[in-house]
RNA sequence: GUGGGUGUAGCUCAGUCGGUUAGAGCACUUGCUUGACAUGCAAGGGGUCGUUGGUUCAAGUCCAUUCAUCCACACCA
Numbered sequence: 001g002u003g004g005g006u007g008u009a010g011c012u013c014a015g016u017c018g019g020u021u022a023g024a025g026c027a028c029u030u031g032c033u034u035g036a037c038a039u040g041c042a043a044g045g046g047g048u049c050g051u052u053g054g055u056u057c058a059a060g061u062c063c064a065u066u067c068a069u070c071c072a073c074a075c076c077a
Stems, first nucleotide, its partner, number of pairs: 001073007010026004019057001028044005050066001052064003
């Protein structure tokens, strides 16, 4: 340099053919339980879906761009 994969909560991930309100587990906070801790139970907080732009009545999902990361190939030494 060329081609391709991945990017969604603190972490690991789901999200169907574009359409009900962005979700799960773990973690975190508060309360209950305990002499205390753990476990358990109840409740709660946390996201503008990597960036920017576009298409559309409607975008996590489609298109372009760019960034990060990974893989393959190529080039140079």